[in-house]
Context: one part of a larger RNA
Molecule: small-subunit ribosomal RNA, central domain
Organism: uncultured prokaryote
């Protein structure tokens, strides 16, 4: 350094943007950077290698030969990379109709429930449980009726349905605001594809300040149960959860599968367009999603046009098990911690 790899065996960075790098459609001409031929000059000797010779052999020495794969100069090629000029449109990307979405903010507004207050009826239990008990209740509980107050999530529709680059998103309505998709041609003309370092978002729980506080509930308290029960089950109940701004930067952050091109069908379901049919509806064809299934491909489980198939580019990662994602430095954080990240020694 090169071979080998990464769904489950060791491996895709949570996901995205995006400078240097590296890779890049089609045709024409120019030039010769890489390239490729041709000569020339060098490329010490001595090693190496060949065929010889001398020391009785041999090491060892000699002699002669090739080689020294290179590095410079000139002279020519001109397909393929680069460069430099022109020219297209099948990649991008733009513009025009249009539909379809729990996409993102901010802001009002609605009911259904629980809980709490109040009054009204009403009286002796209520609650839990496998079974009790710890609570609750004659200072009137549970029920049930009216009224009121706060907070949190939106039942049914609901769906291997949709949306979003991942986290993720779910009552209505209005502002404002991203993206993907179809369909017609039109514009531009390679503008692309990936990306070290780097920037940005980024579940839950967690911290920091000021609110909030209805349920539910880590700690913690009782009550069972049990040998015992620092668990499970009851009865309570504090952070948190929920809102504003700020840190933090993790997840089995999952399809445990980077991204583009191309390769048999069959059936289900979103969004959209075309023909033909009076309609029902057939049938085509573009972008999701989902089932099976050919080749192929996998050690098999399985993938299989949404590839783990055949190619291509890029970057990231892995190299036996434990030690260890640990120490000890850095960096970053108010902390918790988080990110780079060993070794001995053991098997």
């Nucleotide at each position: 350094c090169u071979g080998g790899g990464c769904u489950u065996a060791a491996a895709g960075c949570g996901u995205c943007c995006g400078c240097a790098g590296g890779c890049g459609g089609u045709c024409c001409g120019u030039a010769a950077a890489g390239u490729c031929a041709g000569a020339a000059g060098u490329g010490a000797a001595a090693u190496c290698c060949c065929a010889g010779a001398g020391c009785u052999c041999a090491a060892c020495u000699c002699u002669g030969g090739a080689a020294c794969u290179g590095c410079u100069u000139u002279u020519g090629a001109a397909a393929c990379u680069c460069a430099c000029g022109g020219a297209c449109u099948a990649g991008a990307a733009u513009a025009u109709u249009g539909g379809a979405g729990a996409g993102g903010u901010u802001g009002g507004g609605a009911g259904a429930a629980u809980u709490c207050c109040u009054a009204g009826u009403g009286u002796a239990g209520a609650g839990g449980u496998g079974a009790a008990a710890u609570u609750c209740g004659c200072a009137g509980a549970u029920a049930u009726u009216a009224g009121g107050a706060g907070g949190a999530a939106u039942a049914c529709c609901a769906g291997u349905g949709g949306c979003g680059u991942a986290g993720g998103c779910g009552c209505c309505c209005a502002a404002c605001u991203g993206g993907a998709c179809a369909a017609u041609u039109a514009u531009u003309g390679a503008c692309g594809c990936u990306c070290a370092g780097g920037g940005a978002c980024g579940a839950a729980g967690g911290c920091g300040u000021g609110g909030g506080g209805a349920g539910c509930a880590a700690a913690c308290a009782g009550g069972a149960u049990u040998a015992g029960a620092u668990a499970c089950c009851c009865u309570g109940g504090u952070a948190g959860u929920c809102c504003a701004c700020g840190c933090a930067g993790u997840a089995a952050a999952c399809g445990a599968u980077u991204a583009u091109g191309c390769u048999a069908g069959u059936u289900g379901u979103u969004g959209g367009g075309g023909u033909c049919u009076u309609a029902a509806g057939a049938u085509c064809u573009c972008a999701g999603u989902g089932a099976c299934g050919c080749a192929g491909g996998g050690a098999a489980a399985c993938c299989a046009u949404u590839a783990a198939g055949c190619a291509u580019a890029c970057c990231g990662c892995c190299u036996g098990g434990g030690g260890a994602g640990u120490a000890c430095g850095g960096u970053c954080g108010c902390a918790a911690g988080a990110c780079u990240a060993a070794a001995a020694c053991u098997c």